[in-house]
Context: one part of a larger RNA
Molecule: large-subunit ribosomal RNA, domain II
Organism: Armatimonadota bacterium
RNA sequence: GCCUGCGAGUUGUUCGUACCGGCAAGGUUAAGCGGUUAAGCCGCGGAGCCGGAGGGAAACCGAGUCUGAAUAGGGCGUUCAGUCGGUGCGAGCAGACCCGAAACUGCGUGAUCUAGCCAUGGCCAGGCUGAAGUGAAGGUAACACUUCAUGGAGGGCCGAACUCAUAGACGUUGAAAAGUCUCGGGAUGAGCUGUGGUUAGUCCGGUGAAAUGCCAAUCGAACGCAGAGAUAGCUGGUUCUCCCCGAAAUGCAUUUAGGUGCAGCGUUACGUGUUCUCGUAUGGAGGUAGAGCACUGAAUGGGCUAAGGGUCCUACCAGAUUACUGAACCCAAUCAAACUCCGAAUACCAUACGAUCAAGCGUAGCAGUGAGACGGCGAGUGCUAAGAUCCGUCGUCAAAAGGAAAACAAUCCAGAUCAGCAGCUAAGGGCCGUAAACCACGGCUAAGUGUGAAACGAUGUGAGAUUGCGUAAACAGCCAGGAGGUUGGCUUGGAGGCAGCCACCCUUUAAAAAGUGCGUAACAGCUUACUGGCCGAAUGUGAUCUCGCGCGGACAAUUUAAGCGGGCUAAAGCCGUGUCCCGAAGCUCUGGGUGGCGUCGUUAAGGCGUCGCGGUAGGGGAGCGUUCUGUAUGCAGUGAAGCUUGAGCGUGAGCACAGGUGGAGCGUACAGAAGUGAGAAUGCAGGC
Numbered sequence: 001g002c003c004u005g006c007g008a009g010u011u012g013u014u015c016g017u018a019c020c021g022g023c024a025a026g027g028u029u030a031a032g033c034g035g036u037u038a039a040g041c042c043g044c045g046g047a048g049c050c051g052g053a054g055g056g057a058a059a060c061c062g063a064g065u066c067u068g069a070a071u072a073g074g075g076c077g078u079u080c081a082g083u084c085g086g087u088g089c090g091a092g093c094a095g096a097c098c099c100g101a102a103a104c105u106g107c108g109u110g111a112u113c114u115a116g117c118c119a120u121g122g123c124c125a126g127g128c129u130g131a132a133g134u135g136a137a138g139g140u141a142a143c144a145c146u147u148c149a150u151g152g153a154g155g156g157c158c159g160a161a162c163u164c165a166u167a168g169a170c171g172u173u174g175a176a177a178a179g180u181c182u183c184g185g186g187a188u189g190a191g192c193u194g195u196g197g198u199u200a201g202u203c204c205g206g207u208g209a210a211a212u213g214c215c216a217a218u219c220g221a222a223c224g225c226a227g228a229g230a231u232a233g234c235u236g237g238u239u240c241u242c243c244c245c246g247a248a249a250u251g252c253a254u255u256u257a258g259g260u261g262c263a264g265c266g267u268u269a270c271g272u273g274u275u276c277u278c279g280u281a282u283g284g285a286g287g288u289a290g291a292g293c294a295c296u297g298a299a300u301g302g303g304c305u306a307a308g309g310g311u312c313c314u315a316c317c318a319g320a321u322u323a324c325u326g327a328a329c330c331c332a333a334u335c336a337a338a339c340u341c342c343g344a345a346u347a348c349c350a351u352a353c354g355a356u357c358a359a360g361c362g363u364a365g366c367a368g369u370g371a372g373a374c375g376g377c378g379a380g381u382g383c384u385a386a387g388a389u390c391c392g393u394c395g396u397c398a399a400a401a402g403g404a405a406a407a408c409a410a411u412c413c414a415g416a417u418c419a420g421c422a423g424c425u426a427a428g429g430g431c432c433g434u435a436a437a438c439c440a441c442g443g444c445u446a447a448g449u450g451u452g453a454a455a456c457g458a459u460g461u462g463a464g465a466u467u468g469c470g471u472a473a474a475c476a477g478c479c480a481g482g483a484g485g486u487u488g489g490c491u492u493g494g495a496g497g498c499a500g501c502c503a504c505c506c507u508u509u510a511a512a513a514a515g516u517g518c519g520u521a522a523c524a525g526c527u528u529a530c531u532g533g534c535c536g537a538a539u540g541u542g543a544u545c546u547c548g549c550g551c552g553g554a555c556a557a558u559u560u561a562a563g564c565g566g567g568c569u570a571a572a573g574c575c576g577u578g579u580c581c582c583g584a585a586g587c588u589c590u591g592g593g594u595g596g597c598g599u600c601g602u603u604a605a606g607g608c609g610u611c612g613c614g615g616u617a618g619g620g621g622a623g624c625g626u627u628c629u630g631u632a633u634g635c636a637g638u639g640a641a642g643c644u645u646g647a648g649c650g651u652g653a654g655c656a657c658a659g660g661u662g663g664a665g666c667g668u669a670c671a672g673a674a675g676u677g678a679g680a681a682u683g684c685a686g687g688c
Base pairs, nucleotide, nucleotide: 001688002687003686004685005684006683011094012093013092014091015090016089017088018087019086020085021084022083023082026050027049028048032044033043034042035041036040054061055060064076065075066074067073097237098236100234104227105226106225107224108223109222115199116198117197118196119195120194121193122192123191124189126158127157128156129154133150134149135148136147137146138145162186163185164184167182168181169180170179201219205215206214207213212221240623241622242621243620244619245618250263251262252261253260254259264369265368266366267365268364269363270362271361272360275359277355278354279353280352281351282350283349284348290342291340292339296336297335298334300332301331302330303329307325308324309322310321311320312319372397373396374395375394376393377392378391380389381388402413403412404411417592418591419590420589422588423587424586428582429581430580431566432565433564437579439578440577441576442575443574444573450568456552457551460549461548462547463546464545465544466543467542468541469540477534478533479532480531481530483507484506485505488502489501490500513528517526518525593613594612595611596610597609598608599607600606624677626674627673628672629671630670631669632668633667634666635665642661643660644659645658646657648655649654
């Protein structure tokens, strides 16, 4: 991992509610007792309980009562059948659908591992160093001291056994639940070790050269058993079928936030009967969008002006003045969620009429939900960031399949009852992959733009508008001129059109700047503006603006890789107009099933009409199958169950029939009772 088997809403009791049954203004017994054909049944038993009257805190009164001064008003009552049992559903109490803690408490068992200690034993090859002391000699007044011997100390040195475990490799389903190999530390000591003994678990124990280490592969509190099915607002799992309806992820509260209570939203039963919703009409309240500046504030320029500052004047009082600041006021132009002289559209409320099988409301039973997500629109927070976050509103997903978007919960189209080798459409498409026009007409694009992107840039190109010049020869090109005062003044080493500052005149002219650019140290030189000539256009040549489509801007990592691909250029691209076609589980057609409502039918079966039939949590309905029991009735050695093969029947769970195998029990109908259905729980057991 697979297969087979086992594996989870049960039982008791007390309530609530619906249905069924008995009796009924009543209903019913409990314990217990007697009888009996004895897990049972029959009878007795009326204690007790519920109902039959309520109101009040109560005394108490009573179809009334309480409040109250009240014969007032008001509150609650007076009308409406209950009760006992059974069944379904739900709740409380019990382990209460099943499995699962870490822990807590009690009583015991452990020091054969390991830590310390006690008692008694054992072990340490070989080599090196050479302390004290001692002897001798030298030496001293005597010591001291020196030398040579002797001596054999040491948590001394090197290094086996022994012991430890520093580094690395290997090993990592190991040879081994801690090892092996190589290197390494200690190796007469706080050394190593055998045997026996001792100290213990919440009274916060024992032991610890102290690491929360060790106390039998277990230690921030050992192990075993018991309380015990501890508790688990948590995770996982929870077993047959079909039919009808179908949510929520919100509000308030919460030692509350992944839980729960109440409300909201679902379902079922009963009641009510258009009250809901939509349309139209009429009448309302409002201060948003927008706009505005009349208020409150913000804020720009100008004017005017009180006050202040500066300057002048001045003994004081005063006075004059200003590229200073500047309240208020005036003009112009603005801004605002917490501004409003104004002010919509929607939405909302009410009334009337109409439409729709489509709800609304009330009571009762049973829920689930209370993590939402994205998209459009309107706001806040944020960076007018986020697949961000938080509200409002609508949609979709959630709980929705089908078609489109290559693929793609949330986008677009559209809501799947079943069947059909029938038809029409939606979004989106019609060259090929790929169903359908290489469709028709008029334009645009040359960038493969299309088939990714901004500020900004550009004689791309098409359309439109305004305007200058133009046979009194425009634009471009070619030939020629482009001068004088003057080197303008200043500045400067120099400044001569051309570093810089100021000015920018006059003259001769067809025209020629106090000079457009290059250039020189400064001049020089080249050139332009400007003028004449040559040429020859009138579909000329410049400038500005608007619009369409293009160009640049354009850089990312395995491989083209920014159309899905092939490929596409008067298109298979873009814009506009038109016709045809394709295209879905949409709509239609044919046939079948089923639910609600209406009607016919004896209330039935059923027929007809009509509207429905996606679905998670969840509510409701109807069934299939397994084991056993009762009653009835069958089958079976002329072959039961089980197993197996087969093209049968049923919407399904499932059920027949025939053959084979098998070798002894097994069905059907009705009723009843459950250890009643397996794929999942890192499920349990076995097999492979």